[in-house]
RNA sequence: GGGCUUGUGGUCUAGCUGGUUAUAAUGCCGCCUUUACAUGGCGGAGAUCCCCGGUUCGAAUCCGGGCAAGCCCA
Numbered sequence: 001g002g003g004c005u006u007g008u009g010g011u012c013u014a015g016c017u018g019g020u021u022a023u024a025a026u027g028c029c030g031c032c033u034u035u036a037c038a039u040g041g042c043g044g045a046g047a048u049c050c051c052c053g054g055u056u057c058g059a060a061u062c063c064g065g066g067c068a069a070g071c072c073c074a
Stems, first nucleotide, its partner, number of pairs: 001073007010026002019057001028044005050066005
């Protein structure tokens, strides 16, 4: 330098044939249970989906350009 793949709560991740309020686990906070801790149960907060632009009535999803990470080629 070229090609391919990936980027979504603190972490990991579903959703990517465009359409209601973006999913679950784990972690965090509160309550219940216990003499207490752990386990368990219930509830809650937390991501404008890497950035910018475009297409569309409507974009996490499609298109273009960047950024970052991984793999391959030179």